[in-house]
RNA sequence: AGGUGAGUAGCUCAAUUGGCAGAGCACCGCUCUCCAAAAGCGGGGGUUGUGGGUUCAAGUCCUAUCUCACCUGCCA
Numbered sequence: 001a002g003g004u005g006a007g008u009a010g011c012u013c014a015a016u017u018g019g020c021a022g023a024g025c026a027c028c029g030c031u032c033u034c035c036a037a038a039a040g041c042g043g044g045g046g047u048u049g050u051g052g053g054u055u056c057a058a059g060u061c062c063u064a065u066c067u068c069a070c071c072u073g074c075c076a
Base pairs, nucleotide, nucleotide: 001072002071003070004069005068006067007066010025011024012023013022019056027043028042029041030040031039049065050064051063052062053061
């Protein structure tokens, strides 16, 4: 340099192929308990890496770009 894949909540990952962005863990509160743990119930938390475009509508499609991983290659 070229190619492939990934980027979504604090972490790990979904989103049925364009139609209301979710789950588990973590965090906060409550119940339970002598206290705590465990368990149960509830709650907060999002610029979907970034810019632009298509569309009535984009996490999803197009384009540019950034970061990470892998593969191929170039120079020394």

Predicted 3D model of a 76-nucleotide RNA (transfer RNA) from a Chloroflexota bacterium. It matches the Rfam family "tRNA". Rfam classes the family as a transfer RNA. Gene Ontology term of the family: triplet codon-amino acid adaptor activity. It was read from a public genome assembly. The prediction has a mean pLDDT of 82.